[in-house]
RNA sequence: GUGGUAGUAGUGUAACGGUAGCAUGGAAGCCUGUGGAGCUUCAGGCGCGGGUUCAACUCCCGCCUACCACC
Numbered sequence: 001g002u003g004g005u006a007g008u009a010g011u012g013u014a015a016c017g018g019u020a021g022c023a024u025g026g027a028a029g030c031c032u033g034u035g036g037a038g039c040u041u042c043a044g045g046c047g048c049g050g051g052u053u054c055a056a057c058u059c060c061c062g063c064c065u066a067c068c069a070c071c
Stems, first nucleotide, its partner, number of pairs: 001070007010024004018054001026042005047063005
């Protein structure tokens, strides 16, 4: 340099154009003699910039980062 894969919550991961979920972690409460376990509730996320569309995590273009292959 060329091609490909991936980028979503603190962490690990889903979501085939129509409400962004799950687990774990965090906070508050209940429970308990205390803690743990358990139960309830809450907060927290679509890599960046454009485009298409009534509507984009999803499709298209460019960029950035990581990895793989080729050169």
The RNA shown here (transfer RNA) has 71 nucleotides and comes from a Candidatus Woesearchaeota archaeon. Its Rfam family is "tRNA". The organism belongs to Candidatus Woesearchaeota, within Archaea.